[in-house]
Molecule: Bacterial RNase P class A
Organism: Desulfomonilia bacterium
RNA sequence: GAAGCAGAACAGGUGGCCGCCGGCGCUUUACGCGCGGGAGGAAAGUCCGGGCUCCACAGGGCAAGGGUGGUCGUUAACGGCGACCGGGGGUGACCCCAGGGAAAGUGCCACAGAAAACAAACCGCCCGUCUAUAUGGCGGGUAAGGGUGAAACGGCGAGGUAAGAGCUCACCGGUUCCCCGGGUGACCGGGGAAGCCAGGUAAACCCCACCCGGAGCAAAACCAAUAGAGGGACAUAAGGGGCUGCCCGUUCCGUUCCUGGGUAGGUUGCUCGAGGCGCCGGGCAACCGGCGUCCUAGAUGAAUGGCCACUAUCCGCCGUCGGGUAACCGCAGGCGGAAACAGAACCCGGCUUAUGAACUGCUUCGGCC
Numbered sequence: 001g002a003a004g005c006a007g008a009a010c011a012g013g014u015g016g017c018c019g020c021c022g023g024c025g026c027u028u029u030a031c032g033c034g035c036g037g038g039a040g041g042a043a044a045g046u047c048c049g050g051g052c053u054c055c056a057c058a059g060g061g062c063a064a065g066g067g068u069g070g071u072c073g074u075u076a077a078c079g080g081c082g083a084c085c086g087g088g089g090g091u092g093a094c095c096c097c098a099g100g101g102a103a104a105g106u107g108c109c110a111c112a113g114a115a116a117a118c119a120a121a122c123c124g125c126c127c128g129u130c131u132a133u134a135u136g137g138c139g140g141g142u143a144a145g146g147g148u149g150a151a152a153c154g155g156c157g158a159g160g161u162a163a164g165a166g167c168u169c170a171c172c173g174g175u176u177c178c179c180c181g182g183g184u185g186a187c188c189g190g191g192g193a194a195g196c197c198a199g200g201u202a203a204a205c206c207c208c209a210c211c212c213g214g215a216g217c218a219a220a221a222c223c224a225a226u227a228g229a230g231g232g233a234c235a236u237a238a239g240g241g242g243c244u245g246c247c248c249g250u251u252c253c254g255u256u257c258c259u260g261g262g263u264a265g266g267u268u269g270c271u272c273g274a275g276g277c278g279c280c281g282g283g284c285a286a287c288c289g290g291c292g293u294c295c296u297a298g299a300u301g302a303a304u305g306g307c308c309a310c311u312a313u314c315c316g317c318c319g320u321c322g323g324g325u326a327a328c329c330g331c332a333g334g335c336g337g338a339a340a341c342a343g344a345a346c347c348c349g350g351c352u353u354a355u356g357a358a359c360u361g362c363u364u365c366g367g368c369c
Stems, first nucleotide, its partner, number of pairs: 001365007010356001012311007020038002023035004040341001044352002047350005052216004065212005070084005085099001086097004100207002105205002107201003122146002124142007154172002157169003173197002175194008220268004229259006239253005275294008313338006321330003
């Protein structure tokens, strides 16, 4: 210098002016004045897990449905995180794995191929037979060789055989079982036995183990206008409607009070919490404990914004001075430029996704001294 890998942290600051939303105080109660506060690392996707609220529910089990799946930890909990184990990828730093069971059963395995799993003979090889001969036909044996395929029923050698074949044997590999040693454990190391040789696929059905009641702050609780419902009292003075026209009578409309439900609206829930920061201690770590300190948005058609100045950081150009043989390094100054993704809506722990500029550590390769 090039190409990478991992990690942590930041998301400018101060002042002025003009606005927006809460809080507190004051007043002349005025859409007034003053003081103080006002988004994020992801507030996002709503993918997991919890707190909280209501509903259901004696307790336990089974079934159904959904989820998870190496081990040990961690945690309020998790499908998260940490460490380790096994497998895979990379020269490496390092990264990835739904990582239980295919030796319980079922299904599927494109194309090619004879055959894709208790079977299978296309070529070849071997035996028999037919014909006048076979390089041909027919019947049978053979999975050693060729060929197909992502994958073909362990590999290799010897024996054996008509030709062959774990058919038999030695060695290697795998599987299962047993023993010894190490580890909390996943598992690792060593030894032995058995021809046992068994294709793949479970984010296919399924089996095994474990976990899970449902809905969500538009949860939920409280207050409660208007209209309407029920009841009491008053009045029947005037007027109107119904009871067939008229009179009487009755009833409703009236006034007022009470009651319960409850819409609009309002209040609570609402932000102090598994909380942030610092130090110390335990632990490899995730994380836990102790002490100190801080309070840091609560809007509800939904505020948190805009402009200007100075300045911090970074980049480019110009360029002064200093160091150095040089490459180059440091640096006063001037000019220009630069910030993305995005926005709370009950809260918290994660995951995932989006995104700006820079930093730290490490790896590989190349060049120079």